[in-house]
RNA sequence: UGGGGGAUGGUGUAAUCGGCAGCACCCUUGGUUUUGGUCCAAGCAGUCCGGGUUCGAGUCCUGGUCCCCCAG
Numbered sequence: 001u002g003g004g005g006g007a008u009g010g011u012g013u014a015a016u017c018g019g020c021a022g023c024a025c026c027c028u029u030g031g032u033u034u035u036g037g038u039c040c041a042a043g044c045a046g047u048c049c050g051g052g053u054u055c056g057a058g059u060c061c062u063g064g065u066c067c068c069c070c071a072g
Base pairs, nucleotide, nucleotide: 001071002070003069004068005067006066007065010025011024012023013022019055027043028042029041030040031039048064049063050062051061052060
């Protein structure tokens, strides 16, 4: 430098041919328990950045940033 893949709560990981961003862990609160833990219930918290298309974008188009792989 060229080609390919990836970026989603604090962590890990889903989201079908574009239609309310889900699950688990962590954390907080409550219940249970003599206390803790286990268990149960509820809650907090997220789409890498900018622009575009669309009634509607995590998803499509475009320009960047960072990471991984391959080639030179």